[in-house]
RNA sequence: AGAAGAGUAAAGAUCCAUUCGUGAAGUGCCAAGGGGACGGGGAGUUGCCGCUUGGACGAAAAGCCUUCGGCUUGCGGUCUGGGUCUUGCAUCCCGCUUCA
Numbered sequence: 001a002g003a004a005g006a007g008u009a010a011a012g013a014u015c016c017a018u019u020c021g022u023g024a025a026g027u028g029c030c031a032a033g034g035g036g037a038c039g040g041g042g043a044g045u046u047g048c049c050g051c052u053u054g055g056a057c058g059a060a061a062a063g064c065c066u067u068c069g070g071c072u073u074g075c076g077g078u079c080u081g082g083g084u085c086u087u088g089c090a091u092c093c094c095g096c097u098u099c100a
Base pairs, nucleotide, nucleotide: 002099003098004097005096010087011086012085013084014083015082016081017080020076021075022074029055030054031053032052033051035049036048040094041093042092043091061073062072063071064070065069
């Protein structure tokens, strides 16, 4: 030289707690713009994730109290954090471990 292998960010599911909404924001969908992240190093997509603007669609409330307010139980593809599990460098080069 060659063969095999390990490891990340992150994503998803689920559980617990929490936030917001229930005078409808958020989530999800579409378009445009502009960013970010992507094993230890480098490069990096037509893939991934936020942000801004516009568009379409669209909902579950009930009870109680000392009632212009609040509480409780629900509801929402709701927010954030944590636990568990699963998946996991698009790809390329180098490095690392093992074999020889």

THF (Tetrahydrofolate) riboswitch aptamer, 100 nucleotides, folded computationally. The sequence was found by an Rfam model in a public genome assembly.